[in-house]
Context: one part of a larger RNA
Molecule: large-subunit ribosomal RNA, domain II
Organism: Oscillospiraceae bacterium
RNA sequence: ACCUACGAGUUGCCGUCGCUGGCGAGGUUAAGCGCAACGAUGCGCGCAGCCGAAGCGAAAGCGAGUCUGAAUAGGGCGUCGAGUCAUCGGCGGCAGACGCGAAACCGAGUGAUCUACCCAUGGCCAGGUUGAAGUCCCGGUAACACGGGAUGGAGGACCGAACCGAUAAGCGUUGAAAAGCUUCCGGAUGAGCUGUGGGUAGGAGCGAAAGACCAAUCAAACUCGGAGAUAGCUCGUACUCCCCGAAAAGCAUUUAGGUGCUGCCUGGGGCGUUCCCCGCGUGAGGUAGAGCGACCGGUUGGAUGCGAGGGCUUCACCGCCUGUCAAGUCCUGUCGAACUCCGAAUGCGCGCGGGCCAAGCCCUGGAGAAAGGGGGCGGGUGCUAACGUCCGUUCCCGAGAGGAGAAGAAUCCUGACCGCCGGCUAAAGUCCCGGAGUCACAGCUAAGUUAGGCUAACGAAGUCCUUCCCCCAUGACAGCUAGGAUGUUGGCUUGGAAGCAGCCAUUCAUUCAAAGAGUGCGUAACAGCUCACUAGUCGAGGGAUCAGGCAUGGAUAAUAAUCGGGUAUCAAGCUGGGCGCCGAAGCCGCGGGAUACAUAGUAUCGGUAGGGGAGCAUUCCAGUCGGCGCGGAAGCUGAAGGCGCGAGCCGCAGUGGAGCGUCUGGAAAAGCAGAUGUAGGC
Numbered sequence: 001a002c003c004u005a006c007g008a009g010u011u012g013c014c015g016u017c018g019c020u021g022g023c024g025a026g027g028u029u030a031a032g033c034g035c036a037a038c039g040a041u042g043c044g045c046g047c048a049g050c051c052g053a054a055g056c057g058a059a060a061g062c063g064a065g066u067c068u069g070a071a072u073a074g075g076g077c078g079u080c081g082a083g084u085c086a087u088c089g090g091c092g093g094c095a096g097a098c099g100c101g102a103a104a105c106c107g108a109g110u111g112a113u114c115u116a117c118c119c120a121u122g123g124c125c126a127g128g129u130u131g132a133a134g135u136c137c138c139g140g141u142a143a144c145a146c147g148g149g150a151u152g153g154a155g156g157a158c159c160g161a162a163c164c165g166a167u168a169a170g171c172g173u174u175g176a177a178a179a180g181c182u183u184c185c186g187g188a189u190g191a192g193c194u195g196u197g198g199g200u201a202g203g204a205g206c207g208a209a210a211g212a213c214c215a216a217u218c219a220a221a222c223u224c225g226g227a228g229a230u231a232g233c234u235c236g237u238a239c240u241c242c243c244c245g246a247a248a249a250g251c252a253u254u255u256a257g258g259u260g261c262u263g264c265c266u267g268g269g270g271c272g273u274u275c276c277c278c279g280c281g282u283g284a285g286g287u288a289g290a291g292c293g294a295c296c297g298g299u300u301g302g303a304u305g306c307g308a309g310g311g312c313u314u315c316a317c318c319g320c321c322u323g324u325c326a327a328g329u330c331c332u333g334u335c336g337a338a339c340u341c342c343g344a345a346u347g348c349g350c351g352c353g354g355g356c357c358a359a360g361c362c363c364u365g366g367a368g369a370a371a372g373g374g375g376g377c378g379g380g381u382g383c384u385a386a387c388g389u390c391c392g393u394u395c396c397c398g399a400g401a402g403g404a405g406a407a408g409a410a411u412c413c414u415g416a417c418c419g420c421c422g423g424c425u426a427a428a429g430u431c432c433c434g435g436a437g438u439c440a441c442a443g444c445u446a447a448g449u450u451a452g453g454c455u456a457a458c459g460a461a462g463u464c465c466u467u468c469c470c471c472c473a474u475g476a477c478a479g480c481u482a483g484g485a486u487g488u489u490g491g492c493u494u495g496g497a498a499g500c501a502g503c504c505a506u507u508c509a510u511u512c513a514a515a516g517a518g519u520g521c522g523u524a525a526c527a528g529c530u531c532a533c534u535a536g537u538c539g540a541g542g543g544a545u546c547a548g549g550c551a552u553g554g555a556u557a558a559u560a561a562u563c564g565g566g567u568a569u570c571a572a573g574c575u576g577g578g579c580g581c582c583g584a585a586g587c588c589g590c591g592g593g594a595u596a597c598a599u600a601g602u603a604u605c606g607g608u609a610g611g612g613g614a615g616c617a618u619u620c621c622a623g624u625c626g627g628c629g630c631g632g633a634a635g636c637u638g639a640a641g642g643c644g645c646g647a648g649c650c651g652c653a654g655u656g657g658a659g660c661g662u663c664u665g666g667a668a669a670a671g672c673a674g675a676u677g678u679a680g681g682c
Base pairs, nucleotide, nucleotide: 002681003680004679005678006677011095012094013093014092015091016090017089018088020086021085022084023083026051027050028049032045033044034043035042036041055062056061065077066076067075068074098236099235101233105226106225107224108223109222110221116200117199118198119197120196121195122194123193124192125190127159128158129157130155134151135150136149137148138147139146163187164186165185168183169182170181171180202218205213239615240614241613242612243611244610249262250261251260252259253258264368265366266365267364268363269362270361271360274359276355277354278353279352280351281350282349283348289342290340291339296336297335298334301331302330303329304328307325308324309322310321311320312319372397373396374395375394376393377392378391379390380389381388402413403412404411417592418591419590420589422588423587424586429581430580431566432565433564437579439578441576442575443574444573450568451567458553459552462550463549464548469543470542471541479537480536481535482534483533485510486509487508490504491503492502516531520529521528593605594604595603596602597601616671618668619667620666621665622664623663625661627660628659635655636654637653638652641650642649643648
């Protein structure tokens, strides 16, 4: 773990609401007493008391009124007729109050055979070492002192067994042992160790002091009692079916994981379309947006320059200048949650009309809940971070199964009464795993891009489509052949500078078909090779640009380790539209059940906390069946019989061996899987 048994909302009183019953302007007895009975109890007496039938006021008091008040005012509370007693049920209060559970507190006792300290009286410490004082002798002194030797035997002295302890390590750790074993280690004549007897006791003792020890227990022992302490905390709380079905919010709280009121759920009663949706009409409002020569503020560049700063000048006044700041105005550009000359859509209020088997409101009994969470949209905060946090609004999970998403509370589709080897669809899919297109049409992609999370700046004759421009049979573009010159080595600079280190510039002019005071390579400088430009050859398009599509580099993580996998290229990728099919507990069909409404019929029937209803089973009691039973009761065992949606019930066979059931009512020690539940078994 498992099996069996036991195991948690009870009882009394008070209150409140409901069902039922009695009596009713009344209702009702309590103790007690009497009678009957073996008794539980029944019948009667008992009207004391209680509730109701009148209220109002602090009260005197008045009274269908009364209080306030000056009031014949207004206002407050009343009047306009139903209660009371009892059983039962729901809930509340007081009691242990559904069960189990503290850490603790207090009282009375029991403990110092363990251990701490103390008192009394006994006991124990192998062996070895060191050698204090004192004493004696010798030396020494005036005498002492002092020196040497011997003797002597001191010490919280030394080494080290017993004995006492416990430094380090290992072992042991369901041990041999609830503190041990082995080796090393400390003390070992002392503040030593130890026997026996005795003393100190719980906020007390004792303590060379560690909060140590006080019987394997100590920051307050143990036993019993108060006691079922208290536990806003944790756990558990037992048969079935049916109907409805939440909340995780507002306000308050020594309040924040508790509670009260309200909202939200449910049962009963009442009202009877008031709810909700649509249309029309009519309102309030300052958001989104927009705007700011309409305010308040922010803000780019320019023009102007009030004023200020700085410089110059001067006796002073004046004056002049400005690489500075700058009001206001003008031009130009631009913002704002706490700006507004403006200003929606929605939402909200009211009225009218229409639709709607669907709510809405009021009274009353019972709740739960008051830790919420995720997604979308509008915001605050944060980093326009977070499965972050705080609001608003809506959907969902919570309390929701089914299908899709590989898997996966809240994403997509869709709300499961039961049955069917029937049909149609949703999302999503349709090559194989895998149900359904290797469907048809038109494009794109070559990167296995993609079918797989996101991915930038920037880069590139990838490729498709588009825009616009230029050149071109008077021959374009590319290639090839040839030319590419002269003044001149331009001037300057410089060691040199000659097209080509650098500087300068009317970068000029000449000859030309064309040729730069030179595009690059090169030289120390020249030289040399090229280019621009031109001719020839060739013979058809060439070049540049704009916008877009799909691809490409940028592109880095731990199994070869993944698009779910296999795999896939006019696709099984991407784009566009098209026709089929598959696909769920959706919808339809057939059969069946339940609930609501007065029927017909129609609608409804996911569900946690929770509310309500109807039942099954167990034990006992009363009546009942003139019930069953040794010709075999209960109990137990047994797949394959019947009934009930189910809890369960009936029957049959075996076993067992003496009691048991039906129906109608009643009463409960009345149902177990859980509580690290309790006991026994295994």